A computed fold for a 1176-nucleotide part of an RNA from a Candidatus Pacearchaeota archaeon, annotated as large-subunit ribosomal RNA, half B.
The coordinates come from a structure-prediction model, not an experiment, and the mean pLDDT is 81.
Context: one part of a larger RNA
């Protein structure tokens, strides 16, 4: 040094993130007890007073005995233990005297509350919680496990089970159904399979239609379902201001009531009031809410809370500022004895190189071997192949409108599956009825046939039914008894009559299908002869829709790290590119992913832009004519290149924007390479031109794309039955696309993570760089009445430093611990103060503004994790940096930056936020080397003593205030100094302990519990305390001389002056050398003197010393240690005896006085050889 305790004068939170620790306070009776409140609390609220012994009185309870008897307890009385009250006595610093044993209390915030949780860092505001709200469920229930059999909830049954959301109580819960979802209805929507139908020569398969069911479309509705709840502009009262209110846009709907700077508020340390000397703090307010808001619950809230946060009271050692004790470790001496770790080496320090932070290299200084004990500076110290970062076509969970599947629901077909009624509707067959332009008696379906049909009752006429163009018409029933029809007339058609036909309506049969309903015999359930349910369900097939419920994967590259962002990812021109080719960058500038049936292809003819001259309207500029007129124009489109009897512009005729091959060339510099664009022929068929020739798109140079699949072609072959068709199949051309463009089919989270690898790559820091940045110079425009430098210093140039930000990306990713404070120590100086000078717009005194100086000094306090700033009060001053942003094997750990958890916001979700909060692990025995003490060895050749002092260290001192000088100098006044002297104060350093004060497990003395004969434990507790150590106490802490810096001068020339300087002289500072305290001869240059012939050690007492060692004293010729004896001091008055003592008395008796400054003690001094220092 640590650990685990104890005590502090005086201040009392100044400490710190934060009163962490620690102290207070505690039990028991008695009083008393606010605000608030859910009237129940709070409440042990806060505050206050008693607590021991001893007597005596009463009493409680038990029990002995004696007495009493009524013989059953009683009752009296006595003694013993016990309980309590009361009264009086008395004791000590103190009586719940030890142990044990709440500190109180005010806002505010979250959670209502007791409870529950990360066994092993989080105890929480999370979770639960009662209450509330909503769904789902009728019992073979829902919901939940299983493949199922069969289980749970439940042997319960809606006052119930289940699922979800909120979270007591009070007050309340506001708009939005447009998106998502839920329910629910709906239909000439859509929409599978089975069924039907149709094609393909029968079959088969196969295509194509039709019908249809859940979904979905649509159409309501539900938010205590997921969730959402705006913007601009103008106005008023006197100017302003505000904005009741108006216009406008928009929306599903535009946030109400509350609450609001918050667990939420960026901007802020918001403004304002309080709490403080000061408050980035707490509260109250206000509110313009980045980004508050109503069961994702809003507001309040008594209680509660090892929550969070901030006052006050009381206490403190947290600190001002440290000290002291006590036990233990540790030290020492014997024995036993590990692990981590170790490339070799090793005796270092500075500065320098170097992969930019070296004990091992260069330089330089420095260094006798060694050995203990300390510290913790470095070994970029051990420990963990980094947990951030980034890459890996690594993973693994988790989310979901990723992608591709499955379970589960749901829907429909079919099978198991059987008998009806009734309604609908299709088709069919039979059967009755209708058919109204317009003109015509008048309701003409259509063709044909027709001259008759009718007493087997016509037309009329009544009555009832049906239908209808409203006018009839048909039927049946009665009356009645003879007509209708051709002729005419209309008119496309002419009616009686009969037969076919179309269309619609009616009516029955048959057969599907749908729908409703019934039965039982199949299944099913059953307490299984009942009975209930019923062709349903239940199982199965196929089909549909749903379908993070499960799975199995994906989620690109580039990149001055990643991400965002861009595309530099596929093509064209120019630059860049350094005259051959080739060339890179998240370089520069500009394009492309087309158009074009003419904007092409040939011939012929012609010539632009522009200017100048004439010329009706006409003008600068129309069209017209003359000239000039190398391209200043025009050639689809970028830019370059190229162009003039043309590639351009007008005119004709056309389609070469063919077809099959066979070469090159760029693609792709110097292997290969696809696609893509160009070029050259050669065959055939063609345009045009008189003809040579031209023409395989556009003057050239961008306008694009690979397997498979599948469409296409009066293409081509090959296969199957075969005569053909049709299917397959393969070549050949096209087209249909991958732009991440030589072409996977493909979204995200992780702070709960994991692995590999990487300084190929970020974050800290170091290195380069200095844009910024701090400082300076230069110039001197402005300002200073004048005047550029007393002061001010624009616009501008030019450095320096490496502190701030950056940019790099070299060193570290088999690991150099990150921000701040603590605590300590060197340095720089660009000097803030002391100390010395210049200048001044310096009278003095404050002061500006500059020069020399780094000796010393630069502090306290509020609020914030802060550095920083900010403020309070003081000082002379409250300078400014650096050392791995000095300093975690020094400390903290409050920030930042892990798992848990809320707010806001973002996200559909998982999640996320240089946004906020609240929690939350800091490892180790020191090996080297370095510091810091201690020692041996050895050398310096004799021992011992005594010293010099080369060098080295110090800050050994700093500063301030007050008085004198002096109300003096100076000054008009007002103010208002110095030198020097004296005195004290601080803030430093060294000593010591007489005083103060503090400890004080020496000690004395009280006193509690306890065991117990004596005697002791708990240092129990309290008081007072010698030595010792100690600060809060006391003492000391000049000065002078030399050289000198800025500066000041003498004489003085170079330059007959002038000049402080060139020669040469003299002054000058807290700075520097000495004075002055320390170490020192290992100072290898190892000094010098003296003195002596021995001298040290070992051994034994020992302390002025002390970890071990050393050092120093003594050893019988001795006061070295104990013992003893007197002092002196410390506690405070011992035992015994004696009186005295409350009680009424005897007895008993706490206690008191006196004997008694007593007794008891002592690391202290003095005296004493009694012991032990013997012998060696």
């Nucleotide at each position: 040094u640590c650990c685990a305790a104890c005590u502090a004068a005086g201040g009392g939170a100044a400490u710190u993130c934060g009163g962490c620790a620690a102290a207070u306070u505690a039990g028991c009776c008695c009083u008393g007890u606010a605000a608030c409140u859910u009237c129940g609390g709070u409440a042990g609220a806060a505050g206050g007073g008693g607590c021991g012994u001893c007597u005596a009185a009463c009493u409680u309870u038990g029990u002995a005995c004696u007495u009493g008897a009524u013989a059953u307890u009683a009752g009296a009385g006595u003694g013993c233990a016990u309980u309590g009250u009361u009264a009086g006595a008395u004791u000590u610093c103190a009586a719940u005297a030890a142990c044990a044993a709440g500190g109180a209390u005010g806002g505010u915030u979250c959670g209502a509350c007791u409870g529950u949780u990360u066994a092993g860092c989080a105890a929480a505001a999370a979770c639960g919680u009662a209450g509330c709200c909503g769904g789902u469920u009728g019992c073979u229930a829902a919901u939940c496990c299983g493949a199922a059999a069969g289980a749970a909830u439940g042997u319960g049954u809606a006052u119930a089970a289940c699922c979800g959301g909120u979270g007591a109580a009070a007050c309340c819960u506001g708009c939005c159904c447009a998106g998502u979802g839920g329910u629910g209805g709906u239909g000439u929507c859509u929409a599978a399979a089975a069924c039907c139908g149709c094609g393909u020569u029968c079959c088969a398969a196969c295509g194509c239609g039709g019908c249809u069911a859940a979904c979905g479309c649509c159409c309501a509705u539900c938010a205590a379902a997921c969730g959402g709840c705006g913007g601009g502009c103008c106005u008023a009262a006197u100017u302003c201001c505000u904005g009741a209110g108006g216009c406008u846009c928009u929306u599903a709907a535009g946030g109400u009531a509350g609450c609001g700077u918050a667990a939420u508020a960026c901007c802020u340390u918001g403004u304002c009031g309080u709490c403080u000397g000061a408050a980035u703090g707490g509260c109250g307010a206000c509110u313009u809410g980045c980004a508050u808001g109503a069961a994702u619950g809003g507001u309040c809230c008594a209680a509660c809370g090892a929550a969070a946060u901030u006052g006050u009271c009381a206490c403190u050692g947290u600190c001002c500022c440290u000290a002291g004790u006590c036990g233990g470790a540790a030290a020492c001496c014997u024995c036993u004895g590990a692990a981590c770790a170790u490339a070799c080496u090793c005796u270092a320090c500075u500065g320098g190189u170097g992969a930019a932070a070296a004990g091992g290299c260069c330089a330089g200084u420095g260094u006798c071997a060694c050995c203990u004990a300390a510290c913790g500076g470095g070994a970029a110290g051990c420990u963990a192949a980094g947990a951030c970062c980034u890459u890996g076509u690594g993973g693994a969970c988790c989310u979901u409108u990723a992608c591709u599947a499955c379970a589960a629901c749901u829907u429909g077909u079919u099978g198991c599956u059987g008998c009806g009624a009734c309604u609908u509707u299709a088709u069919u067959g039979a059967u009755g009825a209708u058919a109204c332009a317009u003109a015509g008696a008048a309701u003409a379906a259509g063709u044909a046939g027709g001259a008759g049909c009718g007493u087997c009752g016509a037309u009329a006429c009544c009555a009832a039914a049906u239908u209808u163009u409203u006018g009839g018409a048909u039927u049946u029933g009665g009356u009645g008894g003879a007509g209708c029809g051709a002729a005419a007339u209309u008119g496309u058609a002419a009616u009686a009559c009969u037969a076919c036909u179309u269309a619609u309506c009616g009516u029955u049969u048959a057969u599907g299908a749908a729908g409703c309903u019934g039965c039982u015999u199949a299944c099913u359930u059953g307490a299984a002869c009942a009975a209930a349910g019923g062709a349903c369900a239940a199982c199965a097939u196929c089909a549909g829709g749903c379908g993070g419920g499960u799975a199995g994967u994906u989620u690109g590259g580039c990149u001055g790290g990643g991400g965002c962002g861009g595309c530099a990812c596929c093509c064209u021109g120019c630059u860049g590119a350094a005259a051959a080719g080739a060339u890179a960058u998240c370089g520069g500038c500009a394009g492309g992913g087309c158009c074009u049936a003419a904007u092409g292809a040939c011939a012929a003819g012609c010539u632009c832009a522009u200017c100048u001259a004439g010329g009706u309207c006409g003008g600068a500029a129309a069209u017209c004519u003359a000239g000039a007129g190398u391209a200043g124009a025009g050639c689809g489109u970028a830019a370059g290149g190229g162009u003039a009897a043309a590639a351009g512009c007008u005119u004709g005729u056309c389609u070469a924007a063919c077809u099959g091959u066979a070469c090159u060339u760029c693609a792709a510099a110097c292997a290969g390479c696809a696609c893509g664009a160009a070029u050259u022929g050669c065959a055939g068929a063609a345009u045009u031109g008189a003809a040579a020739g031209a023409u395989g798109g556009g003057c050239c140079u961008a306008g694009c794309g690979a397997a498979c699949c599948a469409u296409u072609g009066a293409g081509g072959a090959u296969u199957u039955u075969u005569a053909a068709u049709g299917g397959a199949u393969c070549c050949c051309a096209a087209u249909u696309g991958u732009g991440a463009c030589a072409g996977a089919a493909a979204a995200g989270g992780u702070a709960c993570c994991c692995c590999a690898a990487g300084g190929a790559u970020a974050a800290c820091c170091g290195g380069g760089u200095u844009g910024u940045c701090g400082c300076g110079c230069c110039c001197g425009a402005u300002a200073g009445u004048u005047c550029a430098u007393a002061u001010u210093g624009a616009c501008g140039g030019c450095g320096c430093g490496g502190c701030u930000u950056g940019c790099u990306a070299c060193g570290c990713c088999g690991c150099u611990g990150u921000c701040g404070g603590c605590u300590c120590u060197u340095c720089c100086u660009a000097u803030c103060c002391u100390g010395g000078c210049u200048g001044u717009g310096c009278a003095u005194a404050a002061g500006c503004a500059g020069c020399c100086a780094a000796g010393g000094g630069u502090g306290u306090u509020g609020g914030a994790g802060u550095u920083c700033a900010c403020a309070c009060g003081u000082u002379a001053a409250a300078a400014g940096g650096a050392a791995u942003c000095g300093u975690u094997a020094g400390c903290u750990g409050g920030g930042u930056u892990a798992a848990g958890a809320a707010c806001g916001u973002c996200g559909c979700g998982a999640g996320a936020c240089a946004g906020u909060u609240u929690g939350u692990a800091u490892g180790a025995u020191a090996u080297c080397u370095g510091u810091u003490a201690g020692g041996u060895g050895c050398g310096u050749a004799a021992u011992u003593g005594u010293u010099u002092g080369a060098g080295u260290g110090g800050a050994a001192c700093g500063a301030a205030c007050g008085c004198g000088u002096a109300g003096u100098a100076c000054g008009a006044g007002a103010g208002g100094a110095a030198c020097c002297g004296c005195g004290u104060u601080u803030g430093g350093a060294u000593g010591c302990c007489u005083c103060u004060a503090g400890u004080u497990u020496a000690g004395c003395a009280g006193u509690u519990c306890u065991c117990a004969u004596g005697g002791g434990g708990a240092g129990g507790c309290u008081g007072c305390g010698c030595a010792g150590c100690c600060a809060c106490g006391c003492a000391u802490u000049a000065u002078u001389g030399a050289a000198u810096a800025a500066g000041u001068g003498c004489u003085g020339a170079a330059a007959g002056c002038a000049u402080c300087u060139a020669a040469g002289c003299a002054c000058g500072a807290a700075g520097u050398c000495a004075u002055c305290c320390g170490c020192a001869a290992g100072a290898c240059g190892a000094g010098a003197c003296a003195a002596u012939a021995u001298a040290g050690g070992c051994c034994g007492c020992u302390a002025u010393a002390a970890a071990a060692g050393a050092u120093a004293g003594c050893g019988u010729u001795g006061a070295u240690a104990g013992a003893g004896u007197u002092g002196a001091u410390g506690u405070g008055u011992a035992a015994g005896a004696u009186c005295c003592a409350a009680g009424a008395a005897c007895c008993c008796g706490a206690g008191g006085a006196u004997u008694u400054c007593a007794g008891c003690a002592u690391g202290c001094a003095a005296c004493u050889a009694c012991u032990a220092a013997a012998a060696g």